[in-house]
Context: one part of a larger RNA
RNA sequence: CGCUACCGCCUGAGAGGAAGGUCCCCUCAGUACGAGAGGAACAGGGGGCCGGGGCCUCUGGUGUACCGGUUGUGCCAACGCAUAGCCGGGCAGCUACGCCCCAGAGGAUAAGAGCUGAAAGCAUCUAAGCUCGAAGCCUCCCUCAAGACUAGGCGGUGUAGGCGGCCGUAGCAGACGGCUUUGAUAGGACGGCGGUGUAAGCGCCAAGGGCAACCGAGGCGUUCAGCCGGCCGUUACUAAAGCCGA
Numbered sequence: 001c002g003c004u005a006c007c008g009c010c011u012g013a014g015a016g017g018a019a020g021g022u023c024c025c026c027u028c029a030g031u032a033c034g035a036g037a038g039g040a041a042c043a044g045g046g047g048g049c050c051g052g053g054g055c056c057u058c059u060g061g062u063g064u065a066c067c068g069g070u071u072g073u074g075c076c077a078a079c080g081c082a083u084a085g086c087c088g089g090g091c092a093g094c095u096a097c098g099c100c101c102c103a104g105a106g107g108a109u110a111a112g113a114g115c116u117g118a119a120a121g122c123a124u125c126u127a128a129g130c131u132c133g134a135a136g137c138c139u140c141c142c143u144c145a146a147g148a149c150u151a152g153g154c155g156g157u158g159u160a161g162g163c164g165g166c167c168g169u170a171g172c173a174g175a176c177g178g179c180u181u182u183g184a185u186a187g188g189a190c191g192g193c194g195g196u197g198u199a200a201g202c203g204c205c206a207a208g209g210g211c212a213a214c215c216g217a218g219g220c221g222u223u224c225a226g227c228c229g230g231c232c233g234u235u236a237c238u239a240a241a242g243c244c245g246a
Stems, first nucleotide, its partner, number of pairs: 001147001005157006014144004020050008033038001051102005059096004066089005071082003091230001104140004112132004161244003164180005185239003188235005193229004201222005208215002
């Protein structure tokens, strides 16, 4: 730009996909078959590997949010810097080494197997006609899809919708999704759950040091503390102003 009032929900012409591949074991069965030696199949069940897709409950990893320990740096404290200084843990998220799924059926056929059957009184699967028959083809499955110009269908018409704004299950920018006071969308506050692992201050103890006053690493108690969370809730305290509008 087209189709076209706007918004929402669909259809599916068409396009893409490999979404599956392979092996082993058990049963069938020591059966059929075979003098014996040996030794199947149809059907059913279980598992491995490769490949594809998804997920994070568990396990493992990461986790420069977070918590703790600790060294150096010229008093204490709190910070800064040293690879995140180093070390021990670790939620969410992201992940694999973890977990889940990936049958089969129908249709038309190939080689091939046949039926009926003439040309050619027979015969012949073929000339007319018909039945079967593949890991292959088409469909059922997944994804995109009305610019499918034959531009499709259905519903709504209400301040609808859009921009802007507050934000993420989204993200380079656009886009996408939620919310926008008739509101829990984000922040704050409060609670829950969770991570660290028991804060500061104070009290008691304490090797020893000091003439003395007192100092003193550290330990115990207060304390399952303190600090913290991209998680789950509750709550309008803060911010969602406003503008366009058939």
Predicted 3D model of a 246-nucleotide part of an RNA (large-subunit ribosomal RNA, domain VI) from a marine sediment metagenome. It matches the Rfam family "Bacterial large subunit ribosomal RNA". Rfam 15.1 lists 51,934 matches to the family in 10,816 species. The prediction has a mean pLDDT of 85.